[in-house]
RNA sequence: AGAGCAGGGCAGAUGGUCGCUCUUCUAUGUCUUACAUAGGAGGGAGGAAAGUCCGGGCUCCGUAGGGCAGGGUGCUGGGUAACACCCAGUCCCGGUGACGGGAAGGAAAGUGCCACAGAAAACAUACCGCCCUUUCAGAGAUUGGUUUCUGAGUGGGCAAGGGUGAAAAGGUGAGGUAAGAGCUCACCGCUCCGUUGGUGACAGCGGAGGCUUGGCAAACCCCACCUGGAGCAAGACCAAGCAAGGGGACGCUUGAGGGCGGCCCGUCCAAGUCCCCGGGUAGGUCGCUUGACCUCAAUAGCAAUAUUGAGGCUAGAUGAAUGGCCAUUGUCCCGUAAAGGGCAACCGAUACGGGAAACAGAACCCGGCUUAUGACCUGCUCUGACA
RNA sequence: GCCCCCGUAGCUCAGGUGGAUAGAGCAAGGGAUUCCUAAUCCCUGUGCCGUGUGUUCGAGUCACGCCGGGGGCACCA
Numbered sequence: 001a002g003a004g005c006a007g008g009g010c011a012g013a014u015g016g017u018c019g020c021u022c023u024u025c026u027a028u029g030u031c032u033u034a035c036a037u038a039g040g041a042g043g044g045a046g047g048a049a050a051g052u053c054c055g056g057g058c059u060c061c062g063u064a065g066g067g068c069a070g071g072g073u074g075c076u077g078g079g080u081a082a083c084a085c086c087c088a089g090u091c092c093c094g095g096u097g098a099c100g101g102g103a104a105g106g107a108a109a110g111u112g113c114c115a116c117a118g119a120a121a122a123c124a125u126a127c128c129g130c131c132c133u134u135u136c137a138g139a140g141a142u143u144g145g146u147u148u149c150u151g152a153g154u155g156g157g158c159a160a161g162g163g164u165g166a167a168a169a170g171g172u173g174a175g176g177u178a179a180g181a182g183c184u185c186a187c188c189g190c191u192c193c194g195u196u197g198g199u200g201a202c203a204g205c206g207g208a209g210g211c212u213u214g215g216c217a218a219a220c221c222c223c224a225c226c227u228g229g230a231g232c233a234a235g236a237c238c239a240a241g242c243a244a245g246g247g248g249a250c251g252c253u254u255g256a257g258g259g260c261g262g263c264c265c266g267u268c269c270a271a272g273u274c275c276c277c278g279g280g281u282a283g284g285u286c287g288c289u290u291g292a293c294c295u296c297a298a299u300a301g302c303a304a305u306a307u308u309g310a311g312g313c314u315a316g317a318u319g320a321a322u323g324g325c326c327a328u329u330g331u332c333c334c335g336u337a338a339a340g341g342g343c344a345a346c347c348g349a350u351a352c353g354g355g356a357a358a359c360a361g362a363a364c365c366c367g368g369c370u371u372a373u374g375a376c377c378u379g380c381u382c383u384g385a386c387a
Numbered sequence: 388g389c390c391c392c393c394g395u396a397g398c399u400c401a402g403g404u405g406g407a408u409a410g411a412g413c414a415a416g417g418g419a420u421u422c423c424u425a426a427u428c429c430c431u432g433u434g435c436c437g438u439g440u441g442u443u444c445g446a447g448u449c450a451c452g453c454c455g456g457g458g459g460c461a462c463c464a
Base pairs, nucleotide, nucleotide: 001383002382003381004380005379006378007377008376010374012329013328014327015326016325017324018323020044021043022042023041024040025039026038027037028036029035030034046359050370051369053368054367055366056365057364058231059230060229061228065265066264067263068262070227071226072225073224074223075089076088077087078086079085090104091102092101093100094099105222106221110220111219112216113215114214127162128161129158130157131156132155134153135152136151137150138149139148140147141146170188171187172186173185174184175183189211190209191208192207193206194205195204196203197202235286236285237284238283245277246276247275248274249273250272257269258268259267279463280462281461293312294311295310296309297308298307299306300305331356332355333354334353335352336351337350340347341346388460389459390458391457392456393455394454397413398412399411400410406444415431416430417429418428419427437453438452439451440450441449
């Protein structure tokens, strides 16, 4: 210098002015509450407020009990209110490396699938091929018996080689054999056992077994654990207004229907319930922001995090506020001039002028994940050059 | 704010339990028929299967993340 990896905080600052919204104080007005007007003081978006993908709090469903079904999670240990999240590790995969990724239980519980090709896709099997036996034919050697070679067939042996495929029944080498083969041996791999270390996933070492059981579970499924449902338009109260209107289905204690959500049991209510059409209001208050909260310090821990102490209060809108303009200034970019550095190309303190600043807007509240996004800082890795 | 559903050719839709080159109807283009047009008959083209990553030998199909579009939800009687 180039290429790359990981982490961190920030999301311009200050002042003026004109507005918006909430809280609060003062004054005035209406008879008080309350409201209106005027003035003063104070607060006012995010790291993702987003997607609504997970997990909780909170609220209601009169009790949410048992079973099945369904859904979710799936290496180990820890953290947490909880999680599919986080931290630390194990194993595997990718990268030269810094480092990154992993829905990572079970395929000898069962079922299913593995197209095409290929002998065979899983109780193994044999197309070409290799070898043995035997028959026939041809050729050669020989006086002859006989024997050698080649080809075709019969009966067997083999799975080494070829070929197919994404994947072929442990791999490589040697011995062995008629030819071969874990048939035997050495190394590697696999399975089992023992032992050592570790809480554990697992790892190391030693021994035994020739080794017999491919892949897919983000196919059904099995195993272990978790799981009631809905959601602030939850829910509570006040006010206003329309017509206790029409039609249909089921039922009235032999139980319709509802709480209840896919079903059953159980339990409670039960004489009405449900659907369609039509009608009215779409106003206010609470829920609502003090909370698994924020900042700092200490302690425990590798860390996630926890505990203790001190200090702090930091948006509550409801057609929905949090904005516009001006000035100064910080950051970055461009142009001009230029001290200075360098053999040179070139770099460039500083000054002046111009420009740029992303993604995006709370709606009951938290913890995460994912996605969008600007400029900066820190540490580390690889390559090249120079010293 | 909350809860659901969908995405395959220009349009409307198929596509059992992953398998080779993804189909149907309408529309479009060409030809035949006709003096010409319509109708009719014959033939043809047309797709990153919304997008990305993964699982698998193999993905329109399975899983997850995004993108786009659509629908529903208040109270009273």